The prediction has a mean pLDDT of 78.
Bacterial RNase P class A from a Bacteroidales bacterium, 320 nucleotides, folded computationally.
Lineage of the source: Bacteria > Pseudomonadati > Bacteroidota > Bacteroidia > Bacteroidales.
Rfam family: Bacterial RNase P class A. Rfam classes the family as a ribozyme.
[in-house]
């Protein structure tokens, strides 16, 4: 210098004019994500003696945290990258089930080629029968631990040494996951699911919910009037005609409209936080952008974002 990796920060500000919301006034008035509504909480109401089943979620370790499908640090294994680094996984694996494409005889108790013993036949080189064998070849992403020696008819962890892996108990280091050292034991693979183990979860959400409370109708209670006709109909009044057992007044509970609280140093309502002009931080001019607009609150996660900027690290090349 070029390319890259990881982690942060900013998302300005001021003036004038015209407006908007809240507030008595003074004054205050969008974000890093106000977003998605994914996770957790607080709060609220309902349900709930206690226990169980079912269903769902989580699953390495330590610390933090109210908790979290949260954060930080660390550990193991796999994958990617030259590297900085990134990414995925996670209890258990006794049991059951599924899958292992293509190729291949065979993908879990595997003889296709091949090797070996015995027997039979013949044209003496082969053919056949019965068995043994995973050493060699071939297929495959993967073939039943690797490799060497012994042993064997030929072979094979069949036996042994070394190594890999797993399990068991132990020493050392570490808070721990785990690492490491030596010992003993073991041999039908990998992946996924079920089951099992440990832990957790009641349901609904601020349109939750609490309080106050009209008009109209009215449960209930009291009083008065009423078949000697209350009251109603015949458009207003009188007469008349018809119907005919309730009517009026007061108290009163529940519920509705509405209001208040919940509810905030923006804020409760179809819901403001704006527009124009000028200056200006920042970067090289010019730009002064992008994503985006609070609807009860808090902690996270995820996603979107023009541009500017800081720190640490890696690779390559060049120079000193």
């Nucleotide at each position: 210098a070029a390319g890259g990796u990881g982690g942060g920060g900013c998302g300005a500000u001021c003036u004038g004019c015209c407006g908007c919301u809240c507030g008595a006034a003074a004054g205050a008035g969008a974000g890093g994500a106000a977003a998605g509504u994914c996770c957790g909480g607080a709060c609220a109401g309902g349900a709930c003696a206690g226990g169980g089943c079912a269903u769902c979620c989580c699953g390495c370790u330590g610390c933090g945290g109210a908790a979290a499908g949260c954060g930080c640090a660390g550990g193991u294994g796999g994958a990617g990258g030259u590297a900085a680094c990134u990414u995925c996984a996670g209890g258990c694996c006794a049991u059951c089930c599924g899958u292992a494409a293509c190729a291949g005889a065979a993908a879990a108790a595997a003889a296709c080629a091949g090797c070996c013993c015995u027997c039979c036949c013949c044209u003496c080189g082969g053919g056949g029968a019965a068995g043994g064998c995973a050493a060699u070849g071939g297929u495959g992403a993967a073939a039943a631990c690797g490799c060497g020696a012994g042993g064997c008819a030929a072979g094979g962890g069949c036996u042994c040494a070394c190594g890999a892996c797993g399990c068991c108990g132990g020493g050392c280091a570490g808070u721990g996951a785990u690492g490491u050292c030596a010992g003993g034991c073991g041999g039908g693979u990998a992946c996924g699911g079920a089951a099992c183990c440990g832990g957790g979860a009641c349901c609904u959400g601020c349109a939750a919910a609490a309080c106050c409370a009209a008009a109209u109708a009215u449960a209930c209670u009291g009083g008065c009037a009423g078949a000697u006709g209350a009251g109603g109909g015949c458009g207003g009044c009188c007469c008349g005609c018809c119907c005919g057992a309730u009517g009026c007044c007061a108290g009163g509970g529940g519920g509705u409209a509405g209001g208040u609280u919940g509810c905030g140093a923006a804020g409760a309502u179809a819901a403001a936080u704006g527009g124009c002009a000028g200056a200006a931080a920042a970067c090289a001019a010019g730009u002064g952008a992008a994503c985006a607009g609070a609807a009860a609150c808090c902690g996270g996660c995820u996603u979107a974002c023009g541009g500017c900027u800081c720190c640490a690290c890696c690779u390559u090349u060049u120079u000193a």